Transfer RNA from a Blastocatellia bacterium, 72 nucleotides, folded computationally. The sequence is in RNAcentral, with records from ENA and MGnify. It matches the Rfam family "tRNA". It is annotated as a transfer RNA. The same sequence occurs in records of 2 taxa.

C1' cells in the first nucleotide's frame, strides 16, 4: 500500500429500510424484611464521525477514524 470483517448505554448483546432500538449485568429509587441479601416493580442511559441515496437510514452506498485478520 491492497483485501476482508467489525464498531449499538458504564459492560455484554439482539435488530437489518418505517412499529417506543431487544434483553442481561451495573447504577439509582420503591415494595418486602428487625437489618442485609434474594425476589418483585420502576427509572436513568445507546446506533463511531462526516457525506450521499430514499418520503423515511442503526440498516443501503462513499470517505474517514479505531480495532481484528490476511496479502505484498
Nucleotide at each position: 500500500g491492497c483485501c476482508u470483517c467489525g464498531u449499538u448505554g458504564g459492560u455484554c448483546u439482539a435488530g437489518u429500510g418505517g412499529c417506543u432500538a431487544u434483553g442481561a449485568c451495573c447504577u439509582c429509587g420503591g415494595u418486602c424484611u428487625u437489618c442485609c441479601a434474594a425476589a418483585c416493580c420502576g427509572a436513568u442511559g445507546g446506533c463511531g464521525c462526516g457525506g450521499g441515496u430514499u418520503c423515511g437510514a442503526u440498516u443501503c452506498c462513499c470517505g474517514c477514524a479505531c480495532g481484528a485478520g490476511g496479502c505484498u